[in-house]
RNA sequence: UCAGACAAGGGCAAACCCGCCGAAAGUCGGGGACGCAAAGCCACCGGUCCGGGCACCCCUGCCAGGGUGUCGGACAGCGGGGCUACCGGAG
Numbered sequence: 001u002c003a004g005a006c007a008a009g010g011g012c013a014a015a016c017c018c019g020c021c022g023a024a025a026g027u028c029g030g031g032g033a034c035g036c037a038a039a040g041c042c043a044c045c046g047g048u049c050c051g052g053g054c055a056c057c058c059c060u061g062c063c064a065g066g067g068u069g070u071c072g073g074a075c076a077g078c079g080g081g082g083c084u085a086c087c088g089g090a091g
Base pairs, nucleotide, nucleotide: 001090002089004087011036012035016031017030018029019028021026034077040083041082042081044080045079046078047075048074049073050072051071053070054069055068056067057066058065
């Protein structure tokens, strides 16, 4: 540096359930394992999701409802990128 067939020690933990936090997406903790060789870390690019704020538009008698943009947030287990790393193997 490369790939993860074999081996060993192991690691993480989807859905779902319970609890905390949050407006929500969702986070965190416990249980639980679908999977994962970076399922370790980082929102830089694309993407998806949320909408308590602001602006505009649609609808409308009003209330309500919907959309777009902005702004803010979430997802690293959606893809790309960056950083770091265990084991044995090959070079």

A computed fold for a 91-nucleotide RNA from a Gammaproteobacteria bacterium, annotated as c-di-GMP-I-GGC riboswitch aptamer. Its Rfam family is "c-di-GMP-I-GGC riboswitch aptamer". Its family is annotated with cyclic-di-GMP binding in the Gene Ontology. It was read from a public genome assembly, where an Rfam model found it.